[in-house]
RNA sequence: UCUUCGGGGCAGGGUGCAAUUCCCGAUUGGCGGUAAAGUCCGCGAGCGUAAAGCGCAUGAUCCGGUGAGAUUCCGGGACCAACAGUAUAGUCUGGAUGAAAGAAGA
Repeated sequence: UCUUCGGGGCAGGGUGCAAUUCCCGAUUGGCGGUAAAGUCCGCGAGCGUAAAGCGCAUGAUCCGGUGAGAUUCCGGGACCAACAGUAUAGUCUGGAUGAAAGAAGA
C1' cells in the first nucleotide's frame, strides 16, 4: 500500500383499546491494554461543521477466596446500555447490506 474480516440480545406470563416499551420473569455484552474485563485505563459508535479539525455528548461494581500478580479467574450480591419512532425500549423498527476502533493475510 492492497485484500478480507470487523455486535449480540425479551422465552413464558399479567394489565390494557393499544405495551417485545409498564409489571413478573428472561436474555445480550464492539476494540486495545492488563492475571482472562459490559462496570479499571483508553478507543470506536452519536450530534453540529463542506471536509479535516474542533466543539458538545459519552452508562454502570462491590464483598469474599486463591495467587507473586486479578475491581479481569472462582463464589455471591448489584448495576449499566446513544439517537429517532411508538403505550414509556439495552433486546422491536429506522439511519445501517452503513461507518469505525481494530484484527488477519499479502
The RNA shown here (FMN riboswitch aptamer (RFN element)) has 106 nucleotides and comes from uncultured Mediterraneibacter sp. Of the family's consensus pairs, 100% are formed in the model. The coordinates come from a structure-prediction model, not an experiment, and the mean pLDDT is 85.